[in-house]
């Protein structure tokens, strides 16, 4: 430096639910709470996929808004093996 995550260590994040706020909705933010996570860090203008609302020629296609804890792109901690 690269790969890996078997055994560790320092730690980190926070699902669902509940409460409040925003939103037409998907969903987001804050608090609480931990299902889990070796990238559950960042990215929606690398790309794919999915969800909402509307239009439409309603089998096609288009537009608005969202999801990365769906795949993924980028970056990163760590003792021994």
């Nucleotide at each position: 430096u690269c790969a890996a995550g078997c055994u560790a260590a320092u730690g980190g994040c926070a699902a669902a639910g509940c409460u409040g706020u925003c939103g037409a909705a998907a969903g987001a933010c804050a608090g609480u709470g931990a299902c889990g996570c070796a990238a559950a860090a960042c990215u929606a203008u690398a790309g794919g996929g999915c969800c909402u609302u509307c239009c439409u020629a309603c089998u096609c296609g288009g537009a608005u808004g969202g999801c990365a804890g769906c795949c993924a792109g980028u970056u990163a901690c760590c003792a021994g093996g």

Predicted 3D model of an 81-nucleotide RNA (c-di-GMP-I riboswitch aptamer) from Paenibacillus polymyxa. The prediction has a mean pLDDT of 84. The model forms 95% of the base pairs in the Rfam consensus. Taxonomically the source falls in Paenibacillus (Bacteria, Bacillati, Caryophanales, Paenibacillaceae).